The prediction has a mean pLDDT of 80. Predicted 3D model of a 243-nucleotide part of an RNA (large-subunit ribosomal RNA, domain VI) from a Microcaldota archaeon. NCBI's taxonomy places the organism under Archaea, Nanobdellati, Microcaldota. Rfam family: Archaeal large subunit ribosomal RNA. Rfam links the family to the GO terms ribosome and structural constituent of ribosome.
[in-house]
Context: one part of a larger RNA
RNA sequence: UGUUAGUGUCAGAGGAUAAGAAAUCUUUAAUACGAGAGGAACGAGAUUUCGGCGCCUCUAGUGGACCGGUUGUCGCAAGGCACUGCCGGGUAGCCACGCGCUAAGCGGAUAAGCCCUGAAAGCAUCUAAGGACGAAGCCGCAUCCGAAACGAGACAUUUAGGGUGGGGAUAUUACAUCCCUUUGAUAGGGCGGGCGUGUAAGCAGCGAGCUUCGGCGAGCUGUGAGCGCACCGCAACUAAAUC
Numbered sequence: 001u002g003u004u005a006g007u008g009u010c011a012g013a014g015g016a017u018a019a020g021a022a023a024u025c026u027u028u029a030a031u032a033c034g035a036g037a038g039g040a041a042c043g044a045g046a047u048u049u050c051g052g053c054g055c056c057u058c059u060a061g062u063g064g065a066c067c068g069g070u071u072g073u074c075g076c077a078a079g080g081c082a083c084u085g086c087c088g089g090g091u092a093g094c095c096a097c098g099c100g101c102u103a104a105g106c107g108g109a110u111a112a113g114c115c116c117u118g119a120a121a122g123c124a125u126c127u128a129a130g131g132a133c134g135a136a137g138c139c140g141c142a143u144c145c146g147a148a149a150c151g152a153g154a155c156a157u158u159u160a161g162g163g164u165g166g167g168g169a170u171a172u173u174a175c176a177u178c179c180c181u182u183u184g185a186u187a188g189g190g191c192g193g194g195c196g197u198g199u200a201a202g203c204a205g206c207g208a209g210c211u212u213c214g215g216c217g218a219g220c221u222g223u224g225a226g227c228g229c230a231c232c233g234c235a236a237c238u239a240a241a242u243c
């Protein structure tokens, strides 16, 4: 661009694709075979490794969210800077070293081949008429794409619907996609849960020592937590306009 009002749901001409592979062990079997010595296989079961797809409950990594400790410097302090200053932990997310799956075959038509019936040719003959089997191969059953399949499809809706604007994430380079838009939990803030860090500030006691004799004092102990969150829920406080 075409098809096609729009919107939603389908179907499937055609296409892609056959993502499993290998090894070990048990059994088959101390069998077949072989004088003996030795010594299989088809089939069945289990496991492992590699590969493929998915996931984050566990384990591990990361985690410049966050919490704590600490050095230098500026500062009354809070805090800033020094590779995230350095160090110890660490939720969500992302991940592998972690976890799950990676199954079973069946049907149809055939190839080589095998066969039944059976003449031409009173016999015989799988073939000439007719009929039955037969492969990891072909077609179908599985997965994915798929109305641009120009034969351009079907059904529903028939005034519903769509778009702009706005809040966003199961989406993301831009665009697009998807969800929500007060008949609302879409995001922020708040509250609760859960989780991380590890016991804040304040107060009290001890305290090397210093002192202008009034007090000051690193640090330690006790009490006491504090701070934070990407997760789950509650709840319209803020923002999701009216047209």
Base pairs, nucleotide, nucleotide: 006157007156008155009154010153014145015144016143020050021049022048023047024046025045026044027043033038051102052101053100054099055098059096061094062093066089067088068087069086070085071082072081073080074079105141106140107139108138113133115131116130165181166180167179168178169177186239187238188237190234191233192232193231194229195228196227197226202223203222204221205220206219209216210215